The RNA shown here (small-subunit ribosomal RNA) has 1511 nucleotides and comes from a metagenome.
The sequence is in RNAcentral, with records from SILVA.

């Protein structure tokens, strides 16, 4: 620091996801040790049991027991009693402490917390200091004892008693209150205190050594003052979300008086006033303890508040007071409520959010441990007691840190396992083995520090005193004594590699690869995605990578995310400028001067607790951990300065802004008046049969007279030409004239003097459509009706037609209200139009020039993702407002506001997807455009489709009908030839190292042949026969056969979607690319486009391109003409000859087959272009003329096209069978459908007779002549021929003649019967041919469709391959030999350019909506059931305050009566819980309703994307 993911690819926008760090965690697998930390986050749910707050006898009165000792009695068991125990245990009165410490985070959005201040508005026990006192009396109550009630808890009565308990009196330094008064605070009056305990001494007094008064010490008590500490109260600032919470408030805000408090205050009450808070967010709702800090981050920030520390709040829930210095009190009290427990049913008891522990809920969180040794706290004079605070230990890998699980050597490398191309490679120095070490572990021994104190005795020096007592402070010395942890840490020694490694991952992101299994299954998955038979993605093995006593997963937070942007984003088209304007608050604001010092800047002081972080140093062996020291920034407050800028105040200015004056422009607005053209309707005339409408029609109108035409009239609406990228405006505005209103611009003066800009809220205006009321209604025209179209047509088209369109008034308030571009100001090249002003020049003409204000086009810099924008900015800046933050759900639901309604505005969430989107690129496509080509259409000729047959296919059938080929580009195709064989299929019979190959062992030469069984394969029995080479004569070798063993053979089994090779097709179409350069961020473009031209990317010209390659063409073959050479088997003009080129002869000719020539737009004329051109048109010549005709030749690529059955081949499957051998059958089936053909339907013909002319091929297991036989197929025959010699071999159509005369025929030949021929082991299934007989359909073929442009179509025959035999097919050959092409509108296919695109699997594309099915989450919902809360009323516990107090009463007064003071009781007010009524908010459930989202292959249509077929 980035990466993956939208696309065919690209750039951008934008979301989603990942890599990092962290955690009080949990879960899975695994687990050696130690140190330091940490551990109920959920039910503030309920709790058994134990402990967590007591202590003081030096405040007080009581007061046991066990035990021990003594005495007495004794029934010897013991009993009684005294002393001791005993300064005891124990309860009680009293004091101090239970307000600390410990827990929890429910509540609380608050002066609760943080920070900085205030308190002249306050309190403070214990502690410290200062001052003064501590005199003298009194009456009770607990306890104890007695009586009573009660189950108990406990309660009542009587008697008695002490105090540092309680109450008076005295005193009053002082304090408080009141009065007077002074130069300075002095004085007077009133009120108001107390408690003693424990030691010591004898100086003074009394008496008896000694004690008491007394003195003295310590502690305590009282009154004051001060301090310290702690607390209360007040204030500035800061402190979460929601406006779908906008108004809240009656003690409310203030005042006066009184009460109350420690104290200020509406804290409370009475009266008076009517205030107070709020858009700088009151009130309401939701959520939440706050902070120091912690996590993360580069930082700013964001998240969080567990452990530790500070503050707050709470203690079963709610209310209340008492005591006290302090509480409205966690382990106190009273009341109400819920819950639990006890009960004798009458009544009682309780509060773990203390430490352990238990149940529950939960993914989840520990021991009912030890000790007060240390630190701290309470009490005490102290010893000491108490202390679940605390110190320790235990449990948990929960976290951080550290250590270990061994070290060295050890093979060209064991075994095992994995893999393999079978050679090897990997695991791997890893192991084994050898030599070491001993951290850790186990055993034994030893062993710090945490301990400081305390007590006793003692030394010295003080304090105090009458004092050398006592006491006390410090100190010296000696002695005694205190350790939970703890069998501590550490150290030493013994043993022995001995006791110790896992987890996740390995497709990309992201480090790490192979084999097997599986086969869209099982599964994986953070995102993209993987899996449908060769999965580096699933599961396992091997190997590897990473981390390591842990490793992964899940959850949460920050980061990456500049993805809420303060630092630091955007808004033309990606999400995003409000429809426009006015203007309030707010924000922001021109120039000069003076003052001030709020902001700002600099310094000072205080504070910002400690811990933490950071730096340095130090202590545990290191580290974690702990300790010490220290710096900086920043915040708040204080104070001293500075004054540039901002603010504030005063004053001045004119450049911004405005006003007036003079011109000028305009479809700017409102009202009124007027006008002509046109449509429609009405009246009348003329006139007659149609009009109208459409793609074509029909509905409609018309003989009752339409349309057309003429004249007149009525009425409403809109204003042609002018008219323009022109003007004014937000919407919008267009006939003419008048009136009123408002504005812009220009010029020059005068005036005001910053008055400016922007703009939440608010207000006004606001197209079309819509609504209300009332008018109006000519045209047009939603709805509606009819007619068409259509599969349908609730549409498009047509005929009608109502709201509406128009006017007035009112509402509505939205639009693609768009420049998809907010407003204002300033700056930054130009060029060229145009509108309105001004200046100058000019003939005051045209026109030119200049300057303001608009409105357009092009364009520089710059900007932009690109497109584009570009002084009218989307450039560069300033000010302000509005708006955006992935797509869908959704501009929807609910709520609010507005509206008559329609609806508008404000505006979510659940859920769901990994994209949605912008711009541009290359293709493909278009019922887009332009140009061009092709038997593509057209023009023609002949067919197919109808019949019969042949052949192939589908289907069906079958034991099998083997397999493949399936639009063009399968279907007379593989198959150039299925009776057996072929043959792959079926049935049956056999074989198992095999029919075939290699190796090994044994035997035998090989080979030939006979018989039997059998369908044959095969089996059995014989016969003949022994070879070649070497040799040491035992044998060995080559070759062949047989038998055997195992390696292996074999497979036309599967996969053409694993492949090679070969082939088809687009298409013989003219295209497809590259290098360098240039342009573009890039994909890409350019070149290859353009203008011409061509069959052609063929050529020319132009051009940021210049060149090149594969294709085109040419080079090759055949053919057309000629020349030369050569003449046998070919030829024959001349000469001879024959039946015959038969023979002699000849090379002239034909022909054969070699070599050459020839044609190149070369020549001429014209056309052509800016020009030279390329090229085209015509002509000449020529056998041939514009690639002469034909063939071979097939660019980059497309179709996962075809072929595993030609062959080859990966993988996979079979192995006594899916291999192999044999016989028979099948591939030849047959209701039917299709393709390709043949023969026909006849007279351009059939039949019969005669007669003429080819080319190219084949032939020795062959072609086979003549002759003879047969009606014929053929037989016989065997000459000749290895072929220009012989042969197949008669060419046929044609020509000449005869006959048939339009008919199912003398057409046609299927089918069938009979008889044969040939091939072949064999023609039954199942061959071809011949003869005789038979004589079917068919009379030119519907929709549709095919071929062909010249030696072509059509027609006629001939040959060949395959082949024993079998040809209507295939491949070739020649004979005869046409018609037509105007042309490119249309159909099909193709090429180039351009355009649109939401397509890229590329239109056989994409994609929308209803319906049907399933799942999910919202919404509405009659209702129903909870929670919270407002208001009103009822009831009214405890308790405070007030009233009353007939009842009762120790202290004080009083001789007494009585009083003072008080208590019980009753009552008023406030008052929790509860109740009733009525609202609000929010949740659960819900019949039913409505839409939404999602879900491989459902239905109906076809809305969008191309002009998407109606833009």
């Nucleotide at each position: 620091a980035g990466a993956g993911u939208u696309u065919g690819a690209u750039c951008c926008u934008g979301g989603c996801u990942c890599a990092g760090g962290a955690c009080g965690a949990a879960c899975g697998c695994u687990g050696g040790c130690g140190g330091c930390g940490u551990g109920g986050a959920u039910u503030a749910g309920g709790c058994a049991u134990g402990c967590a707050a007591g202590u003081c006898g030096a405040a007080c009165g009581c007061g046991a027991a066990c035990g021990a000792a003594g005495a007495c009695c004794u029934u010897c068991g013991g009993g009684u009693u005294u002393u001791u125990u005993a300064u005891u245990a124990g309860a009680g009165u009293g004091g101090c402490g239970g307000a600390c410490g410990g827990g929890u985070g429910a509540g609380u959005a608050a002066c609760g917390c943080g920070u900085a201040g205030g308190u002249g508005a306050u309190c403070u026990a214990c502690c410290u200091c200062u001052a003064a006192a501590u005199g003298g009396g009194g009456g009770a109550c607990a306890g104890c004892c007695c009586c009573g009630g009660g189950a108990a808890a406990c309660c009542g009565g009587g008697a008695u008693u002490a105090a540092u308990a309680c109450c008076g009196c005295a005193u009053g330094u002082g304090a408080u209150c009141g009065g007077a008064u002074u130069g300075a605070u002095u004085u007077c009056g009133a009120u108001u205190a107390a408690a003693g305990a424990c030691g010591g001494c004898c100086u003074c007094u009394g008496c008896u050594u000694g004690c008491a008064a007394g003195c003295u010490g310590u502690c305590g008590u009282u009154u004051a003052g001060a301090g310290a500490u702690g607390a209360g109260c007040c204030u500035g600032c800061g402190u979460c979300c929601u406006a779908u919470u906008a108004g809240c408030u009656a003690g409310u805000u203030g005042g006066u008086a009184a009460g109350g408090u420690a104290a200020u205050u509406g804290c409370u009450u009475a009266c008076c006033a009517a205030g107070g808070c709020g858009a700088u967010g009151a009130u309401a709702g939701g959520u939440a303890g706050g902070c120091g800090g912690c996590c993360u981050u580069a930082a700013c920030g964001g998240g969080u508040g567990g452990u530790c520390g500070c503050c707050c709040a709470c203690a079963c829930u709610g209310g209340g007071a008492u005591u006290g210095a302090g509480a409205u009190a966690c382990g106190g009290c009273c009341c109400a409520g819920a819950c639990u427990c006890c009960u004798a049913c009458g009544g009682g008891a309780g509060g773990c959010a203390g430490c352990a522990g238990u149940c529950g809920a939960g993914a989840a969180u520990a021991g009912u441990c030890u000790a007060c040794a240390a630190u701290g706290g309470g009490g005490g004079a102290a010893a000491c007691c108490c202390u679940g605070a605390u110190a320790g230990u235990g449990c948990g890998a929960c976290g951080c840190c550290g250590c270990g699980u061994g070290a060295a050597c050890g093979a060209a490398g064991a075994a095992g396992c994995c893999u393999u191309u079978c050679g090897g490679g990997g695991u791997g120095u890893a192991a084994a083995g050898u030599u070491c070490u001993u951290u850790u572990a186990u055993g034994u021994a030893u062993g710090a520090g945490c301990a400081a104190g305390u007590c006793a005795u003692u030394u010295u020096a003080g304090g105090g005193u009458a004092a050398u007592a006592u006491c006390u402070u410090a100190u010296u010395a000696u002695g005694a004594u205190u350790g939970a942890u703890a069998u501590u840490a550490g150290u030493a020694u013994a043993u022995g590699a001995a006791u110790a490694a896992g987890c996740u991952c390995c497709g990309g992101c992201u480090a790490a690869c192979u084999c097997c299994g599986u086969g869209c299954c099982a599964g994986c998955a953070g995102c993209c995605u993987c899996g449908g038979u060769a999965a580096u993605a699933c599961g396992g093995g091997g190997g590897g990578a990473g981390c390591a006593a842990g490793c992964g997963u899940u959850g949460u937070c920050c980061g990456g995310a500049a993805u809420u942007a303060c630092u630091a984003g955007g808004c033309g088209u990606a999400a995003a400028g409000g429809g426009c304007a006015g203007g309030u608050a707010g924000g922001c604001g021109g120039a000069g001067a003076u003052a001030u010092a709020a902001g700002u800047c600099a310094g000072u002081u205080g504070u910002u607790a400690a811990a933490u972080c950071c730096a340095u140093c130090g202590g545990c062996u290191c580290a974690a951990c702990c300790g010490a020291u220290g710096u900086u920034c920043g915040g708040c407050a204080u104070u001293u300065g500075a004054u540039a800028c901002u603010g504030u105040a005063u004053u001045u200015c004119u450049a911004g802004a405005g006003u007036a004056a003079g011109g000028u422009a305009g479809g700017a607005g409102a009202a009124g008046a007027u006008g002509g053209a046109a449509u429609u309707c009405c009246u009348g005339g003329u006139g007659u049969a149609g009009c109208g409408g459409u793609g074509g029609a029909a509905u409609g109108c018309g003989c009752a007279g339409a349309u057309a035409u003429c004249a007149g009239g009525a009425g409403g609406a809109a204003c042609a030409c002018c008219a323009g990228u022109g003007g004014c405006g937000a919407g919008g505005c267009g006939a003419u004239c008048u009136u009123c209103u408002a504005u812009g611009c220009c010029u020059u003066u005068a005036c005001u003097g910053a008055c400016a800009c922007u703009a939440a809220a608010c207000u006004g205006c606001g197209a079309a459509g819509g609504u209300g009321u009332g008018g109006g209604u000519a045209u047009c025209a939603a709805a509606c009706a009819g007619g068409a179209u259509u599969a349908g047509a609730u549409a498009c088209c047509c005929u009608g037609g109502u709201a509406g369109u128009c006017c007035a008034c009112a509402c509505a308030g939205u639009a693609a209200a768009c420049g998809a571009u907010a407003u204002a100001c300033a700056c930054u090249a130009g060029a060229u139009g145009u509108u309105g002003g001004g200046g100058g020049a000019g003939a005051u003409a045209a026109u030119c020039u200049u300057u303001c204000a608009g409105u357009g086009u092009c364009g520089u810099a710059g900007c932009u993702a690109a497109c584009g924008c570009g002084u009218u900015a989307a450039g560069u800046g300033u000010a302000u407002c509005g708006c955006c933050u992935g797509g869908g759900g959704a501009g929807u639901a609910c709520g609010g506001u507005c509206g008559c309604a329609a609806g508008a505005u404000u505006a979510a969430a659940a859920c769901u997807c990994a994209a949605a989107g912008g711009a541009a690129u290359u293709g493909a496509c278009g019922g887009g455009g332009g140009c061009c080509c092709g038997c593509a259409c057209a023009a023609g000729c002949g067919g197919u489709g109808g019949a019969g047959c042949a052949u192939g296919u589908g289907g069906u059938u079958u034991a099998a009908u083997u397999c493949g080929a399936u639009g063009c580009a399968a279907c007379g195709c593989g198959a150039a030839g299925a009776a057996c064989c072929u043959u792959a299929c079926c049935u049956g019979g056999g074989c198992u190292u095999g029919a075939c190959a290699u190796c090994c062992c044994g035997a035998g030469a090989a080979u030939u042949u006979u018989c039997c069984a059998g369908a044959g394969a095969u089996g059995g029995a014989g016969a003949a026969g022994u070879g070649c080479c070497c040799u040491u004569u035992u044998g060995g070798g080559a070759g062949c056969u047989c038998g055997g063993u195992g390696a292996c053979a074999g497979g036309u089994g599967c996969u053409g979607c694993a492949u090679g090779g070969c082939u088809g097709u687009c298409g013989u179409c003219a295209g497809c690319u590259c290098g360098u350069g240039u342009c573009g961020u890039g994909a890409g473009a350019u070149g290859u486009u353009g203008g011409g031209u061509u069959a052609a990317g063929u050529c020319c010209c132009g051009c940021a391109a210049c060149g090149a390659g594969c294709g085109c063409a040419a080079c090759c073959c055949c053919u057309a003409u000629c020349u030369c050479u050569a003449g046998u088997u070919g030829c024959c003009a001349u000469c001879a000859u024959u039946a015959a080129g038969u023979u002699g002869g000849g090379g002239a000719c034909u022909c054969u087959a070699g070599a050459g020539a020839g044609a190149c737009u070369g020549c001429c004329a014209g056309u052509g272009u800016a020009a030279u051109a390329a090229a085209c048109u015509g002509g000449a010549g020529g056998a041939a003329g514009g690639u002469g005709g034909g063939g071979a030749c097939g660019a980059c690529g497309u179709c996962a096209a075809g072929u595993c059955a030609u062959c080859a081949u990966g993988g996979u499957c079979c192995u006594u069978a899916u291999g192999u051998c044999c016989a028979g059958g099948g591939c030849u089936a047959c209701a039917c459908a299709c393709g390709u053909g043949c023969u026909a339907c006849a007279a351009u013909g059939g039949u019969c007779g005669g007669u003429a002319c080819a080319g190219a091929g084949g032939g020795u297991a062959g072609c086979g002549a003549a002759g003879c036989u047969g009606u014929g197929a053929a037989g016989u025959g065997g000459a000749g021929c290895u072929a220009a010699u012989c042969u197949c071999a008669g060419a046929a159509a044609g020509c000449c003649g005869a006959u048939c005369u339009c008919a199912g025929u003398u057409c046609g030949g299927a089918u069938u019967g009979g008889a044969g021929u040939c091939u072949g082991c064999a023609a039954c299934u199942c061959g071809a041919c011949u003869c005789c007989a038979u004589g079917a359909a068919g009379u030119u073929g519907g929709a549709a469709u095919c071929g062909c442009u010249a030696g072509u179509a059509a027609u006629c025959g001939c040959g060949u391959a395959u082949c024993a035999g079998c040809a209507u097919a295939a491949c070739g050959c020649g004979g005869u030999g046409a018609a037509u092409a105007c042309g490119u509108u249309c159909c099909c296919g193709g090429g180039c350019c351009u355009u649109g695109u939401a397509c890229a699997c590329a239109c056989c594309g994409c994609c929308c909506g209803u319906c049907a099915a399933g799942u999910c989450a919202g919404c509405c919902g009659a209702g129903u059931u909870g929670a919270u809360u407002g208001c009103a009323c009822c009831c009214g516990a405890a308790g405070g305050a007030g009233g009353u107090g007939a009842g009762c009463u120790a202290a004080c007064c009083g001789c007494a009566a009585g009083g003072a003071a008080g208590c019980a009781g009753c009552u008023u007010u406030c008052g929790a819980a509860g109740g009733u009524g009525u609202g609000a908010u929010u949740g659960g459930c819900a019949a039913g309703g409505g839409g939404g989202a999602c879900u491989a292959a459902g239905u109906c249509g076809g809305a969008a994307c191309a002009a998407g077929g109606u833009a």

The prediction has a mean pLDDT of 84.